Glycine riboswitch aptamer, 103 nucleotides, folded computationally.
Its Rfam family is "Glycine riboswitch aptamer". About the family: This family represents the bacterial glycine riboswitch.
Formats: sequence, C1' cells, structure tokens
RNA sequence: AUGAAGGUAGCGUGAGACGCCGAUUGACGGCGGCCGAAGAAGAAACGGGGUUGUGAGCCGUGCAGCGCCGGAAGCUUUCAGGCACAAGUAUCGUUACCGGACG
Repeated sequence: AUGAAGGUAGCGUGAGACGCCGAUUGACGGCGGCCGAAGAAGAAACGGGGUUGUGAGCCGUGCAGCGCCGGAAGCUUUCAGGCACAAGUAUCGUUACCGGACG
C1' cells in the first nucleotide's frame, strides 16, 4: 500500500394491524379484537461425536433405532413492542470512523 466480513453513527427509504364504553380529537382506564419489520425466543436440511441392536468367535466398515451438541430467515410464537397523525421500525442505499479477511 489492496481493503472482505463485522461493528458504531449520520442521511435517505420504509409497511402492517380497532371497535365499544368511561367524559372529548388525542393521551389515560376497562372489555373484547388484531399486526409483525425494534428486540427476544424456536429449529429444517446438514455436520459431529455417544449408545443399543444387527452382522460370523472378536474388531472395523455398513444399516436401523434412541438421545446429545452445533445449525437460517423475510418461516413460526406474539414475551416485548405496536394498531388516527406524529414518533419508531426490519430491509435496502449511501457517507464517515473502527476493523483487518484476502493479496
């Protein structure tokens, strides 16, 4: 000196889902209903090793069963959050800084 993944911050983009009553547009409270894209949780294929059985006297390979670990989301749950506007929001783009894979 090339500057990947990842992280932080700024800017831009950005949905979804509500009625009734209390007293009034909202906030607040109660009852019932709903949304998934803050966050959180779950685990499929697959991989790893363990154990039991089978196999011929033993070991190994293979096959089958059982349970353990790892293992993704835009899938699932709706704990949290949200359901006028506003705010916020995953994702995507971009800028700056950190970082230092690869060469």